The prediction has a mean pLDDT of 82. Predicted 3D model of a 92-nucleotide RNA (Glycine riboswitch aptamer).
RNA sequence: AAAGCGCUUUCGGGAGAGAUCCGGCUCGACCGGACGCCGAAGGAGCAAACCCUCCCCGGGAAACUCUCAGGCCCAUGAACCGAAAACGUCAG
Numbered sequence: 001a002a003a004g005c006g007c008u009u010u011c012g013g014g015a016g017a018g019a020u021c022c023g024g025c026u027c028g029a030c031c032g033g034a035c036g037c038c039g040a041a042g043g044a045g046c047a048a049a050c051c052c053u054c055c056c057c058g059g060g061a062a063a064c065u066c067u068c069a070g071g072c073c074c075a076u077g078a079a080c081c082g083a084a085a086a087c088g089u090c091a092g
Base pairs, nucleotide, nucleotide: 004089005088006087008085009084010083011082012081013080018035020034021033022032023031024030036072037071038070042068043066044065045064050058
C1' cells in the first nucleotide's frame, strides 16, 4: 500500500406477454370483473459432486422449472452487463 472480492449508491444498456371482452366513468392507456398470456423484482422446487454408509436421512445451482407475488401501449420496474465513488475485506 494495491489489484481482486463483498455490500451500498449513481450513471448507461436491458427482454417477454391482450391498446382483449363486459360494465362503470370524469370516456384515459383510468376503476372493477372475466378469460387469455409473460418471466429477468422477490419467492418456491431439484441434478451431480459431497456426507453417512446396508438403507433412509443430509447436501446441493441457475438465465432450468413453478407462476405465490409481480407484470402484459408508453412510463415505472426489471435479472444481468459496463463504468464510477464510499465503506469493508485483502492486511501481517